[in-house]
Small-subunit ribosomal RNA from an uncultured marine bacterium, 1397 nucleotides, folded computationally. It matches the Rfam family "Bacterial small subunit ribosomal RNA".

RNA sequence: GAGUUUGAUCCUGGCUCAGAACGUACGCUAGCGGUGUGGAUUAGGCAUGCAAGUCGUGCGCGAAAGCCUUCGGGCGAGUAAAGCGGCGAAAGGGUGAGUAACACGUAACCAACGUACCCCUCAGAUCGGAAUAACCUCUGGAAACGGUGGGUAAUGCCGAAUGGUCCUGGGAGAGACAUCUCUCCUGAGGUAAACGGUGCCUUCGGGUGCUGCUGAGGGAGCGGGUUGCGGCCUAUCAGUUUGUUGGUGGGGUAACGGCCUACCAAGACGAUGACGGGUAGCGGGUCUGAGAGGAUGAUCCGUCACACUGGGACUGAGACACUGCCCAGACUCCUACGGGAGGCUGCAGUCGAGAAUCUUCCACAAUGGGCGAAAGCCUGAUGGAGCGACACCGCGUGCAGGAUGAAGGCCUUAGGGUUGUAAACUGCUGUCACGCUAUAGGAACCCACGGUCGUUAAUAGCUUCCGUGCUGACCAAAGCGAGAGGAAGCGCCGGCUAACUCCGUGCCAGCAGCCGCGGUAAUACGGAGGGCGCAAGCGUAGUUCGGAUUUACUGGGCAUAAAGAGCACGUAGGCGGCUCGCUCAGUCAGGUGUGAAAGCCCACGGCCCAACCGUGGAACUGCACCUGAUACUGGCGAGCUUGAGGACGGAAGGGGUGAGUGGAACUCCAGGUGGAACGGUGAAAUGUAUAGAUAUCUGGAGGAACACCGGUGGCGAAAGCGGCUCACUGGUCCGUCCCUGACGCUGAGGCACGAAAGCAUGGGUAGCGAAAGGGAUUAGAUACCCCUGUAGUCCAUGCCGUAAACGUUGUACACUAGGUCUUGGGUUUCGACCCUUUCAGGACCCCAGCUAACGCGAUAAGUGUACCGCCUGAGGACUACGGCCGCAAGGCUAAAACUCAAAGGAAUUGACGGGGGCCCGCACAAGCGGUGGAGCAUGUGGUUUAAUUCGAUGCAACGCGAAGAACCUUACCUAGGCUUGACAUGUAUAGGACGAUUACCAGAGAUGGUUUUUUCCCUUCGGGGCUUAUACACAGGUGCUGCAUGGCCGUCGUCAGCUCGUGUCGUGAGAUGUUUGGUUAAGUCCAGCAACGAGCGCAACCCUCGUCCUUAGUUGCCAGCACAUAAUGGUGGGGACUCUAAGGAGACAAACUCUCUUUGAGAGUGGGAAGGUGGGGAUGACGUCAGGUCAGUAUGGCCCUUACGCCUAGGGCUACACACGUGCUACAAUGCCCGGUACAAUAGGACGCAAUACCGCGAGGUGGAGCAAAUCCUCAAAACCGGGCCCAGUUCGGAUUGGAGUCUGCAACUCGACUCCAUGAAGUCGGAAUCGCUAGUAAUGACGUAUCAGCUACGACGUCGUGAAUACGUUCCCGGGCCUUGUACUCACCGCCCGUC
Repeated sequence: GAGUUUGAUCCUGGCUCAGAACGUACGCUAGCGGUGUGGAUUAGGCAUGCAAGUCGUGCGCGAAAGCCUUCGGGCGAGUAAAGCGGCGAAAGGGUGAGUAACACGUAACCAACGUACCCCUCAGAUCGGAAUAACCUCUGGAAACGGUGGGUAAUGCCGAAUGGUCCUGGGAGAGACAUCUCUCCUGAGGUAAACGGUGCCUUCGGGUGCUGCUGAGGGAGCGGGUUGCGGCCUAUCAGUUUGUUGGUGGGGUAACGGCCUACCAAGACGAUGACGGGUAGCGGGUCUGAGAGGAUGAUCCGUCACACUGGGACUGAGACACUGCCCAGACUCCUACGGGAGGCUGCAGUCGAGAAUCUUCCACAAUGGGCGAAAGCCUGAUGGAGCGACACCGCGUGCAGGAUGAAGGCCUUAGGGUUGUAAACUGCUGUCACGCUAUAGGAACCCACGGUCGUUAAUAGCUUCCGUGCUGACCAAAGCGAGAGGAAGCGCCGGCUAACUCCGUGCCAGCAGCCGCGGUAAUACGGAGGGCGCAAGCGUAGUUCGGAUUUACUGGGCAUAAAGAGCACGUAGGCGGCUCGCUCAGUCAGGUGUGAAAGCCCACGGCCCAACCGUGGAACUGCACCUGAUACUGGCGAGCUUGAGGACGGAAGGGGUGAGUGGAACUCCAGGUGGAACGGUGAAAUGUAUAGAUAUCUGGAGGAACACCGGUGGCGAAAGCGGCUCACUGGUCCGUCCCUGACGCUGAGGCACGAAAGCAUGGGUAGCGAAAGGGAUUAGAUACCCCUGUAGUCCAUGCCGUAAACGUUGUACACUAGGUCUUGGGUUUCGACCCUUUCAGGACCCCAGCUAACGCGAUAAGUGUACCGCCUGAGGACUACGGCCGCAAGGCUAAAACUCAAAGGAAUUGACGGGGGCCCGCACAAGCGGUGGAGCAUGUGGUUUAAUUCGAUGCAACGCGAAGAACCUUACCUAGGCUUGACAUGUAUAGGACGAUUACCAGAGAUGGUUUUUUCCCUUCGGGGCUUAUACACAGGUGCUGCAUGGCCGUCGUCAGCUCGUGUCGUGAGAUGUUUGGUUAAGUCCAGCAACGAGCGCAACCCUCGUCCUUAGUUGCCAGCACAUAAUGGUGGGGACUCUAAGGAGACAAACUCUCUUUGAGAGUGGGAAGGUGGGGAUGACGUCAGGUCAGUAUGGCCCUUACGCCUAGGGCUACACACGUGCUACAAUGCCCGGUACAAUAGGACGCAAUACCGCGAGGUGGAGCAAAUCCUCAAAACCGGGCCCAGUUCGGAUUGGAGUCUGCAACUCGACUCCAUGAAGUCGGAAUCGCUAGUAAUGACGUAUCAGCUACGACGUCGUGAAUACGUUCCCGGGCCUUGUACUCACCGCCCGUC
């Protein structure tokens, strides 16, 4: 920096990722080299070999093999080996178990110490002695290993002498903070030795050199001890300690010291964390990080500790000793069972455990170490090689050209794109690996020889230098050759995060670091193509730091997100007013010492470069010391008054404790009156009451609480405090400026107080009232409501110690705009009020500022200071365990495992609420008529079936798609057939008209076979059109997905809403506008307003009905005129009227009155055919429902292809125990039947409507005038008039059934409609529930049309006739709109979510 909490936002906050690193491991892969590095686990066990010896110039001894031989012996050889003795073995090498410690680091100190080997100086080395290994003899034992006797040497051991500057004692002087130190004098005593070894010269007397030895002093290096400071976790470890702390005497040590011991004293350590527990070697450094930090302590260097486990000492200069000794233990091995041996945390190697860590290699050539005079010997230290991509670094796998952009792969919109200059092909180069040849360097020494310098008497000896010769375990630079030949993988491609498509799969298989992918179109799974990243590696896992300012020193917080202790007092501690002086601890400056080397950094240099290495510098931010500065802090001293406190004078107060006292109310008791209920609730009941309640009056008793005043009023630290009086008592405020003189602030532990409930003891108990009982409510009701009622509530004393103990805001001080109210005091005023002003409180509003926002805002959540408390994701968990407290209840303190990717705060938009406000709608109410009951029709579910094709399913499916299923339709079933197909286009080949027509056969038909007649157009004469057959491309699919889609539709809803631009406000989501006051059917209009405008909706514009006018006058009309008839606009005529169909008028709150507010709107009145949208229609905003439709059509993907396509016949969609929806007809008298008589509109008509007439009871038939229609055809019924019926299952009702017919049609069996005769079912107005309708509406009556051969139409869409009732009103039900409020909802209450099983 990013991802992740949300619908979105800001914040808080956790989780996760990108980086770097590793002594790593695992998976896939692998060409070479250099440099590093490699048992992190079982400090588990170990076979085998090697890792410490050396010296004959300390000593005494002293072989053999073999060879030679004169056979005596000689050489080997005074060699090897063993022993005595010296030095070394305490180093080097390994490991990190233990250790929280002077172990380590750093800085000091030792006047309290040691030191072999090395260096320097001084002095010395005299005289003696006794042993003992080896060896020999005997002997024990299995072995390891011994024993007895004899005998021998030393640079082994012992005695004596001498000696000093050594040790010890005394005296004097000087010095030091001190235990003490230094110098001088002196006495007594004590302590040494190896004339050893070996050279040369020699006159053999000796001379001389080297080396070794003794004493003393000094040096260098090394070691021992002491101290300051520094570096882990835990207080759920708070007290620890008896050699403990100190002293004296003694002992011990190289040395100080309780190091040890005896005695004496009672101390010592600890909240600045003793003691205990856990963990751990420490440092230089390493990794990370901007740094500060954090983590770490492999390799290299320093240091400590350890060496099978535990203990102990010996030797020695040095050890309490890795490859020494003794004891004990465990383990292993040998054994003759008596007894012995061993210690890889050395180098290799082995087993085991483990994710995991190498060769039983070469050499002392180099460097270093031990011994030696030296040669030299030893050296698993070391130098090298081997194994491992374990890490870092370097190199290569070729370079250049090469487009028909080859083939193949993949994708595709089928055109093409991509792989891709990639390949092929052409030219070139030659690193590495491979083969051949040759050799540099790491080598300096030692030694030998030759020379030379110095010393010396010396050409001995020793020393310096030069030359020549000698010494390589291992590595292999260089040259030549050949040939592109031998050399690329791994991870990833949804976002974070660079990189995209196809196929497969279908919440399966799987992926996943976090968020999350996968349920049929997966860039997230698996494969492929392509791409991205790194590259001899790449990924994964683990760990550390980073990001994480997520422990915050740098650099965080605590009103509401986690977080202020319930409150005060106060100890330690932290911090502290003004002035002066001294000091210089902190602080600052300069210097000195140290801060090892390596490493990091810089510069230069060496390996071709780099890694790596060398040289130098810088750095090592630290510690100590010296000198200086003195502002600040500290310390000491002196003063001051402003902080703090006191004094004096006033003031207010439910501050506290105790005692007394008052009235109202309540209950109980007694009595009187009275006489039936009272009480209680939503409604009741339990309960009380005729044994007299309730009510009422009088008297008495008792306990508890204190109405009014009373107030964002008072007091108190908080908890809390309220009748009145008295006593005692705490604090506060104001004024004066008199006293003290910093006496202050905070406060870990500690201690006091601390509501309610609860506990203990004893009182008290009126009311109330957990528990308990009863009555209700309820599905239940261990509750809410009611009737009773015990603890308790009250008092005294003692516990408890917690609360949403809250202002969810620690205490104190200072500073920083205002305004209003209020409590107490002062000032002001002659005085009172108002006003002014000043302190101390209590509230509200608000500037700046702060805040994530909300908000806070002198009573801060602003700006600062001081101190304390507390927080670090959510849950687990205000929990467990432990400890402390408590009589108990319980309190305080306080984890982990495990689970999750969130949990949370504030604010925003919606949605929702049995929240609020306002307002609509046949929403309720008021009415009218229905449905639900009956029969039938129709649709659906269910069931059935070979099939009962499919779809629609709350409103918004169910007389819906279907404006017409007998065949067809038809998609379904059964059966029979066809396969380029019933239909389209194209190619190739062959042929020809195709077709129409006659007849026959088989068949259910499709179809198949046969047959009669007839037969093409254009032409440039090439052919083309048309058409058949065959083959191939393809057709075809009412197969799937409406959750892949287009289009269309339903619904909320004809509800009044939905948005945008600019501006403004807000960190932002968003808000404003659209809210508010009126008003409207309306976001309709007006006013106001940080908004101003605009768009889609509303309204209007459109159609229709209602009035009038103009124009026109046939097929319509007929007032007047005329003709004709029995009669009729029948005729001539007419345009007046109706009507027709074109165009206009009219209505706009226009006029008047009134109301609010000026506008806008409303109420009323008149006029008008019509009045407040005149009635009706069309018209449906942004969007919602993954609403409906792949079966109207279109269409992506998938599926079928002799079938899921096509044709045909028959059947089915019409089934029927049931259930539901929608309707029709009824149940009757406002009716039914019969007869008579009136009045429509819409609309249709040539494959048609059909009149008059005739036939039939009728459906209908015969027949056909007229009409392509304002001309002809079809034209009403209720109503009205008259008659009958007389309340019945009827003259209601018509189902069902029998019979007879008509019509349509190829055909009415499954399965049509209609007519007539007969039959005459249920049904007497319909439970719960439920639907429609506000006026020409409901109700009621008939008519027409589409589809259609006919029709199951009682459906749908229209038309006209007759023609009501009711609306008080908005409490309630349902739906909707606006504002507001709450929210843990946002898939949005059909939500979310808790508990039990």